[in-house]
Context: one part of a larger RNA
RNA sequence: CUAUGGUUAAGGAACUCGGCAAAAUGCCCCCGUAACUUCGGGAGAAGGGGGGCCUUGUGGCGUGUAGGGGCUUGCCCCCGAAGCGCUGUGGGGCCGCAGAGACCAGGCUGAAGCGACUGUUUACUAAAAACACAGGUCCGUGCGAAGUCGCAAGACGAUGUAUACGGACUGACGCCUGCCCGGUGCUGGAACGUUAAGGGGACGGGUUAGCCCUUCGGGGCGAAGCUCAGAACUUAAGCGCCAGUAAACGGCCGCCGUAACUAUAACGGUGCUAAGGUAGCGAAAUUCCUUGUCGGGUAAGUUCCGACCUGCACGAAUGGCGUAACGACUUCUGCGCUGUCUCAACCAUAGGCUCG
Numbered sequence: 001c002u003a004u005g006g007u008u009a010a011g012g013a014a015c016u017c018g019g020c021a022a023a024a025u026g027c028c029c030c031c032g033u034a035a036c037u038u039c040g041g042g043a044g045a046a047g048g049g050g051g052g053c054c055u056u057g058u059g060g061c062g063u064g065u066a067g068g069g070g071c072u073u074g075c076c077c078c079c080g081a082a083g084c085g086c087u088g089u090g091g092g093g094c095c096g097c098a099g100a101g102a103c104c105a106g107g108c109u110g111a112a113g114c115g116a117c118u119g120u121u122u123a124c125u126a127a128a129a130a131c132a133c134a135g136g137u138c139c140g141u142g143c144g145a146a147g148u149c150g151c152a153a154g155a156c157g158a159u160g161u162a163u164a165c166g167g168a169c170u171g172a173c174g175c176c177u178g179c180c181c182g183g184u185g186c187u188g189g190a191a192c193g194u195u196a197a198g199g200g201g202a203c204g205g206g207u208u209a210g211c212c213c214u215u216c217g218g219g220g221c222g223a224a225g226c227u228c229a230g231a232a233c234u235u236a237a238g239c240g241c242c243a244g245u246a247a248a249c250g251g252c253c254g255c256c257g258u259a260a261c262u263a264u265a266a267c268g269g270u271g272c273u274a275a276g277g278u279a280g281c282g283a284a285a286u287u288c289c290u291u292g293u294c295g296g297g298u299a300a301g302u303u304c305c306g307a308c309c310u311g312c313a314c315g316a317a318u319g320g321c322g323u324a325a326c327g328a329c330u331u332c333u334g335c336g337c338u339g340u341c342u343c344a345a346c347c348a349u350a351g352g353c354u355c356g
Base pairs, nucleotide, nucleotide: 001351002350003349004348005347006346007345008344010342011341014340019337027051028050029049030048031047036041038172052094053093054092055091056090057089058088059087060086061085062084063083067079068078069077070076071074095099107335108334110332111331112330113329114327115326119131120130135170136169137168138167139166140165141164147156148155149154173322174321175320176319178252179251180250183249184248185245186244187243188242189241192240193239194238198234199233204228205227206226207225210221211220212219213218253271254270255269256268257267280314281311292308293307294306295305296304
């Protein structure tokens, strides 16, 4: 010096990102116990008192001897001194610093955020506010179900049957969940438009048996067959089109003016939109400016709590706002407690280091 333990004057979080670590609390009995609350809780709330040993009284319970009583006279029932066992309580006394004497063995309170809760998770840096959850809603599915696995057979779903099963979102409970269907998606509709292969085959081309003309070189017409190309017309879903649907994906405005101080604008004008953000909440796990402003707590508070609203850029099942209980969650405060610190010291054990 390092590690692990132990003790410490006075102070007591001044340490530090942060009480990290340590200290403290700790058991049993009795008294007592707030806000709030879903009436179950909160609660071991908090906060107090007692606890050893000896002796002497006095209760309760069990067992039950002697004895007594009863009758159905028994290996019966009832009472029950004594003794023994268990468990209370009163008085007196004894010892120590200390009586739950060691080990073992909750620190507590107040306020806020998030998540209702018990659970689950990154085996080896994350345990959480993440996941799950009961509950809510929507969509699909009528049974050889939908859905999933498989080429298929087949299997799961389910030896179930819409109070069932599958999928998606939300996430106890309480109060609620506003407006927009223009875009995208989904569902429904089928008149019209568009639309493939296929069907169809008008019209046209190639070939040429034959016919015609000829200046004998050639030229023209051309059936059937074979063949090439091919218009009209016909024709599904889809798309267009028309509706519905937001607890489907999503979206939810500007500008200007106006009241008899000023300020502000209930009010008016105007532009645009599918509709212009309702209730509730709001510098918030969201607020840039920002340490916003005011209030509280401190001698002093970028955090915290309560308000305000100017919401850069909250907002209603990508749920909104509350909420008792719960949490190795996050933030703030107080009490207790302490070597965390002021500020360090000493002790023990082991290692390092020096000599050997």

Description:
Large-subunit ribosomal RNA, domain IV from a soil metagenome, 356 nucleotides, folded computationally. Its mean pLDDT, the model's own confidence on a scale to 100, is 88.